This is a predicted structure of a 75-nucleotide RNA (transfer RNA) from a bacterium.
Its Rfam family is "tRNA". It is annotated as a transfer RNA.

């Protein structure tokens, strides 16, 4: 430069037009002599930015920004 992926909660990660969730954390509480492990509760999101389609966008288009992979070009 060309093409592709990824990007949603404090971490892994689903959701692929119709109300934004799971497991781990975290808080609070039962349980315990205390801790752990269990069990119940619950707190937490401008879905990487703009912008557009559409009644209705994380989802579809355009643009950008960030990481990552392939390739061509120089040197």
């Nucleotide at each position: 430069g060309u093409g592709g992926a990824u990007g949603u909660a404090g971490c892994u990660c689903a959701g692929c037009g119709g109300c934004a969730g799971a497991g781990c954390a975290g808080u609070g509480g039962a349980c315990u002599g205390u801790g752990g492990a269990u069990c119940c509760a619950u707190u937490g999101g401008u879905c990487g930015g703009g912008g557009g389609u559409u009644c209705a966008a994380a989802u579809c288009c355009c643009c950008u920004c960030a990481u990552c992979c392939a390739c061509c070009c120089c040197a």